[in-house]
RNA sequence: CCGUGCUAGGCGGGGCGCUAGCGGUGCCCUGUACCCGCAAUCCGCUCUAGCGGGGCUGAAUUCCCUCUCGAGGGGCUGGAGGCCCGAGGUCAGCGCCUCGUCAGUGGCGUCGAUGGUCCGGUCCCGCAGCGAUGGAGACCCGUGAACCAGGUCAGGUCCGGAAGGAAGCAGCCUUAAGCGGCCACCUCCAGGCGCAGCGGGGGUGCCGAACCGGAGUCACAAGCGACGGCCGCGCCCCGGGUCCCCGCCUCGACAGAGGGUGCACGG
Numbered sequence: 001c002c003g004u005g006c007u008a009g010g011c012g013g014g015g016c017g018c019u020a021g022c023g024g025u026g027c028c029c030u031g032u033a034c035c036c037g038c039a040a041u042c043c044g045c046u047c048u049a050g051c052g053g054g055g056c057u058g059a060a061u062u063c064c065c066u067c068u069c070g071a072g073g074g075g076c077u078g079g080a081g082g083c084c085c086g087a088g089g090u091c092a093g094c095g096c097c098u099c100g101u102c103a104g105u106g107g108c109g110u111c112g113a114u115g116g117u118c119c120g121g122u123c124c125c126g127c128a129g130c131g132a133u134g135g136a137g138a139c140c141c142g143u144g145a146a147c148c149a150g151g152u153c154a155g156g157u158c159c160g161g162a163a164g165g166a167a168g169c170a171g172c173c174u175u176a177a178g179c180g181g182c183c184a185c186c187u188c189c190a191g192g193c194g195c196a197g198c199g200g201g202g203g204u205g206c207c208g209a210a211c212c213g214g215a216g217u218c219a220c221a222a223g224c225g226a227c228g229g230c231c232g233c234g235c236c237c238c239g240g241g242u243c244c245c246c247g248c249c250u251c252g253a254c255a256g257a258g259g260g261u262g263c264a265c266g267g
Base pairs, nucleotide, nucleotide: 001267002266003265004264005263006262009057010056011055012030013029014028015027016026020046021045022044023043024042034054035053036052037051038050063260064259065258066257067256068255072251073250074249075248076247078246079245081243082242083241084240085239086238088236089235090234093233094232095231096229097228098226099225100224101223104220105219106218107217108216115212116211117210119208120207121206122205123201124200125199126198127197129195130194131193133190134189135188136187137186140181141180142179143178149174150173151172152171157166158165159164
């Protein structure tokens, strides 16, 4: 140096999370690089850190170490911006609401308009009544006991001289527990079902009744004017959340470069 056969090793790695810690299952990033069983209210180990079983490759381009690069992940502070939420302010920003105003047309109005007083409903909570629905039970039907349920008990067994008795298996019948069916009636339970009711609460708006009062009222209906209100927007300011960019720290796949590393036999 070559050949043959072995062994160490390799047959993915990393981040997060979890953990006293290390791996795995889990999520994510790379990359393509065996199989079976176990495993997140976890599974298996103990700084030598998955456990158990099997297969392929095998000392080198394939194993180990160092350096470079760097996908991607995690953490921290600060800054600007986008989006979202909340509190406060602003009618001397907009819209909206209330009131008044002009002639006309139409509707309603002494069978009582606008308005006022008062009583109710609509709204919320609780309670009970009836019904529907769902479930359960009961009734009814069927089935249902080798022996430890009943009736009848063939055969056989026992007692007796006999006449007759006794216990009693199988079978048959009826039932218990259980099992199955069950339209309706009955009982119980349930509430995001329906109808009417009682009590309490609440009251901006709308609707209705009674009383007072005595002639207007509403729409077309915009325009103008007045008082006022953060009701909806806009703006200002403060607080919070999320996304993205820059910065720092940390871990780090793939790739590249360099270095290192067995045993036996034979030639």
This is a predicted structure of a 267-nucleotide RNA (Bacterial large signal recognition particle RNA) from a soil metagenome. Rfam family: Bacterial large signal recognition particle RNA. Rfam describes the family as follows. The signal recognition particle (SRP) is a universally conserved ribonucleoprotein involved in the co-translational targeting of proteins to membranes. By type it is a non-coding RNA gene. Its mean pLDDT, the model's own confidence on a scale to 100, is 78. The model forms 91% of the base pairs in the Rfam consensus.